RNAcentral holds the sequence, with entries from ENA, Rfam and Ribocentre. A computed fold for an 87-nucleotide RNA from Lutispora thermophila DSM 19022, annotated as c-di-GMP-I riboswitch aptamer. Rfam family: c-di-GMP-I riboswitch aptamer. Rfam describes the family as follows. GEMM was predicted in a large-scale screen for bacterial structured RNA regulatory elements. Gene Ontology term of the family: cyclic-di-GMP binding. Model confidence (mean pLDDT): 81 of 100. Lineage of the source: Bacteria > Bacillota > Clostridia > Lutisporales > Lutispora thermophila.
[in-house]
RNA sequence: AUUAUUUAAGGGCAAACCUGUCGAAAGGCAGGGACGCAAAGCCAAGGGCCUAAAGAAAAAUGAAUUCAAUGGCAGCCGGUUGCAAUG
Numbered sequence: 001a002u003u004a005u006u007u008a009a010g011g012g013c014a015a016a017c018c019u020g021u022c023g024a025a026a027g028g029c030a031g032g033g034a035c036g037c038a039a040a041g042c043c044a045a046g047g048g049c050c051u052a053a054a055g056a057a058a059a060a061u062g063a064a065u066u067c068a069a070u071g072g073c074a075g076c077c078g079g080u081u082g083c084a085a086u087g
Stems, first nucleotide, its partner, number of pairs: 003087004012037002017032006035075001041080003046077002048073003055067003
């Protein structure tokens, strides 16, 4: 240096849930809180999943319905960079 593995010292992150806030929603952010995580760091120009506002369909109109990502999810797969120990 490359590659594989996991037992994690010092440390790191933080699910559900609660509060506040932004948002149409999904979801985000902040605080609390820990289910878990060796990449639970980063990437939403690959796949997948969630939502369905604008818009569209139909309709005399409205409601309801369906379609619809330009909105999201990296703690689904994937890509990418990196720490400790050991081989």